The prediction has a mean pLDDT of 76. This is a predicted structure of a 101-nucleotide RNA (Purine riboswitch aptamer) from Psychrobacillus vulpis. Of the family's consensus pairs, 100% are formed in the model. Rfam family: Purine riboswitch aptamer. From the family's description: Riboswitches are metabolite binding domains within certain messenger RNAs that serve as precision sensors for their corresponding targets. Allosteric rearrangement of mRNA structure is mediated by ligand binding, and this results in modulation of gene expression. A class of riboswitches that selectively recognises guanine and becomes saturated at concentrations as low as 5 nM. In Bacillus subtilis, this mRNA motif is located on at least five separate transcriptional units that together encode 17 genes that are mostly involved in purine transport and purine nucleotide biosynthesis. Clan: Purine riboswitches. It was read from a public genome assembly, where an Rfam model found it.
RNA sequence: AGAAAUGAACGAUAAUAUCCCCAUAUAUGCUAAGGAAUUGGCUUUAGUGUCUCUACCAUGUCACCGUAAAUGACAGGACUAUGCGGGAAAGCGACUUUUGG
Numbered sequence: 001a002g003a004a005a006u007g008a009a010c011g012a013u014a015a016u017a018u019c020c021c022c023a024u025a026u027a028u029g030c031u032a033a034g035g036a037a038u039u040g041g042c043u044u045u046a047g048u049g050u051c052u053c054u055a056c057c058a059u060g061u062c063a064c065c066g067u068a069a070a071u072g073a074c075a076g077g078a079c080u081a082u083g084c085g086g087g088a089a090a091g092c093g094a095c096u097u098u099u100g101g
Base pairs, nucleotide, nucleotide: 018087019086020085022083023082024081025080026055029048030047031046032045033044034043035042040065041064049056057077059075060074061073062072063071
């Protein structure tokens, strides 16, 4: 002076995909106020509920009300948070088979 190996740090480039079951929470619930409709049965806001962020709806059937201000029952359907598990993709490795060298 050079090379190699090992370790650490930093940077660059390329690829990448997510889905599902189950459990817990919450009962997609409850309360209050304002507005609206009745050919209808909605809408706005606030609160509450969860060791909990978010959400708190829509549909169908039946009932009920009868021009008034109030809806009810039932059915099946989610999202979100956390946990468990399973697949998929990607990558790597082993083995087997086939083809070519």